Source information
Fluoride riboswitch aptamer (crcB RNA motif) from a Rhodospirillales bacterium, 61 nucleotides, folded computationally. Lineage of the source: Bacteria > Pseudomonadati > Pseudomonadota > Alphaproteobacteria > Rhodospirillales. It was read from a public genome assembly, where an Rfam model found it.

[in-house]
RNA sequence: UCUCGUCUCGGGGAUGGAGUCCCCCGUUAAUCGCCGAAAGACUGAUGACUCCUACUGCGGU
Repeated sequence: UCUCGUCUCGGGGAUGGAGUCCCCCGUUAAUCGCCGAAAGACUGAUGACUCCUACUGCGGU
């Protein structure tokens, strides 16, 4: 100096918050939705689960 592994730390996983788990990245990064030439169109507050908030649909009072 380089590479690998372990531990620790920090960050990220398309629009908010919390917990648990999983995955990814180490600032040269992970990540920043999809289709379309454009116009325009479509899904979802999750990576997954649970809860809260916001939004949407239906029904009741």